[in-house]
Context: one part of a larger RNA
RNA sequence: UCAUGGCUAAGGAACUAGGCAAAAUAACCCCGUAACUUCGGGAGAAGGGGUGCUUACCUCAUUUAUGAGGAAGCCGCAGUGAAAAGGCCCAGGCGACUGUUUAACAAAAACACAUGGCUUUGCGAACUCGCAAGAGGAAGUAUAAGGCCUGACACCUGCCCGGUGCUGGAAGGUUAAGGGGGGACGUUAGCCUCGGCGAAGCGUUGAACCGAAGCCCCAGUAAACGGCGGCCGUAACUAUAACGGUCCUAAGGUAGCGAAAUUCCUUGUCGGGUAAGUUCCGACCUGCACGAAUGGUGCAACGAUCUGGGCACUGUCUCGGCCAUGACUCCG
Numbered sequence: 001u002c003a004u005g006g007c008u009a010a011g012g013a014a015c016u017a018g019g020c021a022a023a024a025u026a027a028c029c030c031c032g033u034a035a036c037u038u039c040g041g042g043a044g045a046a047g048g049g050g051u052g053c054u055u056a057c058c059u060c061a062u063u064u065a066u067g068a069g070g071a072a073g074c075c076g077c078a079g080u081g082a083a084a085a086g087g088c089c090c091a092g093g094c095g096a097c098u099g100u101u102u103a104a105c106a107a108a109a110a111c112a113c114a115u116g117g118c119u120u121u122g123c124g125a126a127c128u129c130g131c132a133a134g135a136g137g138a139a140g141u142a143u144a145a146g147g148c149c150u151g152a153c154a155c156c157u158g159c160c161c162g163g164u165g166c167u168g169g170a171a172g173g174u175u176a177a178g179g180g181g182g183g184a185c186g187u188u189a190g191c192c193u194c195g196g197c198g199a200a201g202c203g204u205u206g207a208a209c210c211g212a213a214g215c216c217c218c219a220g221u222a223a224a225c226g227g228c229g230g231c232c233g234u235a236a237c238u239a240u241a242a243c244g245g246u247c248c249u250a251a252g253g254u255a256g257c258g259a260a261a262u263u264c265c266u267u268g269u270c271g272g273g274u275a276a277g278u279u280c281c282g283a284c285c286u287g288c289a290c291g292a293a294u295g296g297u298g299c300a301a302c303g304a305u306c307u308g309g310g311c312a313c314u315g316u317c318u319c320g321g322c323c324a325u326g327a328c329u330c331c332g
Stems, first nucleotide, its partner, number of pairs: 001327006008320001010318002014316001019313001027051005036041001038152001052074004057070006075079001087311007094303002099111002116149006127136003153298004158228003163225002165221005172216003178210002183205005190197002229247005256290001257287001268284005
């Protein structure tokens, strides 16, 4: 000096990002136990009291050897134990819960979950693997199976189909291969006024026209992807605007919540807690930039979860000084 462990007067979180670490609690019996609640819980809530040894003692119980209670006596300052052996309370956020996860920096608010919904699939099912045969799905059959989203429960889940997607439709427009073959060109029997013309055949090219789905188009559909306005004026103090006007839109954000895991300005303002509070709790609403299954708002229980406060407790600290052991040493 480091690691591990033990003690420390007075104070008791003043330490620190943060009570990190440590201390404290702890077993059994008895008493007692709040808000809230999904009536199960919460709950070992909290908070109190007790505990040794001896005896041919007494009572009760039964599983007949133990347990519970009692009496008398004994010792100590102090009797749960040799040890193992809950700290607790209040409030809020998130996730309902038990579970799962980054083997070796993350255990969580992430994943999963029961629940709810949309959608596909009529069975040789859809879907997945495979070139195929075949297999899974399933020795199942729509109360089933696949995909996607949501995430217990309670109360709910508003408006928009213009865009994108999906589903349906088929009148019209557009549209491929293919069919089609008018015409054009090359070649040359022949004709010729020698400039050319040019049948048939063969070859090259190829117009009109007929051609599906798709797209355009017409509808539907948002628990599909998604979206859910601006300006101006107005009430007998002021302020504000129930009200009016106007522009734009597919429609202009409903309920609920709101400085929030979301609020920039911001340590917003008010209240609470503290002597003092950028955090916390309750409100307000001016929501830079909440909002309804990318779910909204609540919620008992649960959590090695996150945040704030309190009690207890302590070497975290005021403030450092020692002890034991191990290792090391340029000291001896």
Large-subunit ribosomal RNA, domain IV from Flammeovirgaceae bacterium SG7u.111, 332 nucleotides, folded computationally.
Model confidence (mean pLDDT): 84 of 100.